[in-house]
Context: one part of a larger RNA
RNA sequence: GGUAUAUGGUGGAUGUUUUGGCGUUUGGAAGCGAUGAAGGACGUAGUAGACUGCGAUAAGCCUCGGCAAGUUGUCAACAAACGUUGAGCCGGGGAUUUCCGAAUAGGGCAACCGACUAUGCUGGAGGCAUAGUAUCCUUAUCUGAAAAAAUAGGAUAAGGAGGCGAACGGGGCGAAUUGAAACAUCUUAGUAACCUCAGGAAGAGAAAGAAAUUUCGAUUCCCUUAGUAGCGGCGAGCGAAGUGGGAACAGCCUAAACCAACUAGAUACGUCUAGUUGGGGUUGUGGGACAGCAAUAACUAAGAUUAACAAGAGUUAAAAGAAUUAGUUGGAAUACUAAGCCAUAGAUGGUGAAAGCCCAGUAUUUGAAAACUUGAAUUACUUAAGCUGUAUCCCAAGUAGCAUGGGGCACGUGAAAUCCCGUGUGAAUCAGCGAGGACCACCUCGUAAGGCUAAAUAUUCCUGAAUGACCGAUAGUGAAAUAGUACCGUGAGGGAAAGGUGAAAAGAACCCCGGGAGGGGAGUGAAAUAGAACAUGAACCCGUAAGCUU
Numbered sequence: 001g002g003u004a005u006a007u008g009g010u011g012g013a014u015g016u017u018u019u020g021g022c023g024u025u026u027g028g029a030a031g032c033g034a035u036g037a038a039g040g041a042c043g044u045a046g047u048a049g050a051c052u053g054c055g056a057u058a059a060g061c062c063u064c065g066g067c068a069a070g071u072u073g074u075c076a077a078c079a080a081a082c083g084u085u086g087a088g089c090c091g092g093g094g095a096u097u098u099c100c101g102a103a104u105a106g107g108g109c110a111a112c113c114g115a116c117u118a119u120g121c122u123g124g125a126g127g128c129a130u131a132g133u134a135u136c137c138u139u140a141u142c143u144g145a146a147a148a149a150a151u152a153g154g155a156u157a158a159g160g161a162g163g164c165g166a167a168c169g170g171g172g173c174g175a176a177u178u179g180a181a182a183c184a185u186c187u188u189a190g191u192a193a194c195c196u197c198a199g200g201a202a203g204a205g206a207a208a209g210a211a212a213u214u215u216c217g218a219u220u221c222c223c224u225u226a227g228u229a230g231c232g233g234c235g236a237g238c239g240a241a242g243u244g245g246g247a248a249c250a251g252c253c254u255a256a257a258c259c260a261a262c263u264a265g266a267u268a269c270g271u272c273u274a275g276u277u278g279g280g281g282u283u284g285u286g287g288g289a290c291a292g293c294a295a296u297a298a299c300u301a302a303g304a305u306u307a308a309c310a311a312g313a314g315u316u317a318a319a320a321g322a323a324u325u326a327g328u329u330g331g332a333a334u335a336c337u338a339a340g341c342c343a344u345a346g347a348u349g350g351u352g353a354a355a356g357c358c359c360a361g362u363a364u365u366u367g368a369a370a371a372c373u374u375g376a377a378u379u380a381c382u383u384a385a386g387c388u389g390u391a392u393c394c395c396a397a398g399u400a401g402c403a404u405g406g407g408g409c410a411c412g413u414g415a416a417a418u419c420c421c422g423u424g425u426g427a428a429u430c431a432g433c434g435a436g437g438a439c440c441a442c443c444u445c446g447u448a449a450g451g452c453u454a455a456a457u458a459u460u461c462c463u464g465a466a467u468g469a470c471c472g473a474u475a476g477u478g479a480a481a482u483a484g485u486a487c488c489g490u491g492a493g494g495g496a497a498a499g500g501u502g503a504a505a506a507g508a509a510c511c512c513c514g515g516g517a518g519g520g521g522a523g524u525g526a527a528a529u530a531g532a533a534c535a536u537g538a539a540c541c542c543g544u545a546a547g548c549u550u
Base pairs, nucleotide, nucleotide: 001549002548003547005545006544007543008542009541016500017499020471021470022468023467024466025465026464027463028462029460030459031164032163039100040099041098042055043054044053046078047077050074051073061094062093063092064091065090066089070082071081072080106113107112115133116132117131118130119129120128121127135161136160137159138158139157140156141155142154143153168199169197170196171195172194179186183233209216210215220247221246222245223244230238231237251452252451253450254396258279259278260277261276262275263274264273265272266271284430286395287394288393289392290389291388292387293386300384301383302382303381306380307379308378312374313373314372315371316370318366319365320364324339325338326337327336328335340357341356342346348360349359350358401425402424403423404422405421406420407419411437432447433446434445435444436443487494488493507534510521511520512519513518
């Protein structure tokens, strides 16, 4: 030096564990904000560093309920206190709530500085306190130029807005990587990004529909139709709809004709025109106006688009809640043995090992002073509703359509309808007009150019409950810990590592070596090779002992 055995050090793998994560289901909630938000700064405890809570009333104040013998957060200790005259804790309501921040009197290098007006305080002060003073929009009033009337402008008052927030939704704008095995039409994709607006959902929505010879009857969503019909450098690829089956269902209001009133203007004083308000009217077996008849609202029906008030139900604290002992092993019984018991409760967690019967709970039952949600019986209120006739009037205009240029429809200009937009042009009023995929005829269906409308559908920043052939500390969130922390960067931004003594600190009094660190005894404990660098303690690496070998 090598080798094998034993025994240590180092190291922190492995299995084990869980305070934390991840996913899913199903409820709630779906907003907060000038009554100052989200987010912060600075303070705040007897001693106080961080976190948590709170705000100069500062780990809290008042009140109403619940519960209960303890309490002064994480967090031990000391000190000093509080509490059955009900503290602490839990829940409802209220008070306080510095400064910054939309930040809003003005300024500003956020958490700072300094004004004006009114009122009050003060012996006084360039003092103090309270309230107000931003901008924009709407409405009203008062004023008011150039420039006569007017208008612009100004002032005041009231109301509203502003900012933040995860996804879902509507609108605007709108790529490229990529695919086509290159690439340009095409695709990626109307996706991402950006802007804007709204709601708890949004959007859509009561046929100028879909169909096909007979019918259906607003919209939305799911299944199917169907990877079909089609579109397509007919390449890559893109890709419907009707029907059928389900979920959920709900229908309405205006404009116009006509009538009346009022206002203004015109007037031939007969009236006419325009506007406002009220009545009327709302449809496609065309409807309404108009004229005539009936009726004037009892019954009925409806009311999301009305209101009031409940009972009841729910949410935000809670309460009651069954049943086991002995022996054995052990440090400890929940284990084993024996004999029992409860069960509308054998979910789960804890307890010195593995507990239906030890504890918290669980099944079941009960419960609210206060606040909120829901509620549809009742009442009130509102609304609806007839028949006949005539063919005088009305039935949404720079609209429909057309030309041209585009967009969007599964549809790339195509035979290209339907829908939307720019420019130009430009109808008809029911004997009308539109559609049925160029276009025409017939036939059929519908009634554009105004508006509103719950549910079925989408989503989850937040919150309750349940759950997992999800993870188990290099995993699972980046974060089980002072985590978006430490640290890095001028900045935008990037971004960690780090869990486990023991059942209980019983955390090692006392003695010895040492300056200390550390160690040896003693003691605790079931265990100290569980001693705080603390559960298990692999490998690499480094020793020690004796054996074999060179």

This is a predicted structure of a 550-nucleotide part of an RNA (large-subunit ribosomal RNA, domain I) from Pyropia haitanensis. Its mean pLDDT, the model's own confidence on a scale to 100, is 83. NCBI's taxonomy places the organism under Eukaryota, Rhodophyta, Bangiophyceae, Bangiaceae, Pyropia. The RNAcentral record of the full RNA draws on SILVA.